[in-house]
Model confidence (mean pLDDT): 82 of 100. Transfer RNA from Candidatus Ectomicrobium neotermitis, 71 nucleotides, folded computationally. It matches the Rfam family "tRNA". Rfam's curators write: Transfer RNA (tRNA) molecules are approximately 80 nucleotides in length. By type it is a transfer RNA. The source organism's lineage runs through Bacteria, Pseudomonadati, Elusimicrobiota, Endomicrobiaceae and Candidatus Ectomicrobium. The sequence is in RNAcentral, with records from ENA.
């Protein structure tokens, strides 16, 4: 220089092109004299630009980061 993989909530992760989920972890509430456990409720996300599509987290292209392979 080149090829591959990844990139979704605060962490660590699922999603057949159509309702963006679940663990912890955070806030409010109950329960407790009080903390802890426990219930309940609720906030919080798709790397960036762009094409296909009636629809894109999901397909294509570029770009940036991270892994990792050759040279």
């Nucleotide at each position: 220089g080149g090829g591959g993989c990844u990139a979704u909530a605060g962490u660590a992760u699922a999603a057949c092109g159509g309702g963006a989920g679940a663990a912890c972890g955070c806030a409010u509430c109950g329960u407790u004299c009080g903390c802890a456990a426990c219930g309940a409720u609720g906030a919080g996300g798709u790397g960036c630009g762009g094409g296909u599509u009636c629809a894109a987290u999901u397909c294509c292209c570029g770009c940036u980061a991270g892994c990792u392979c050759c040279a």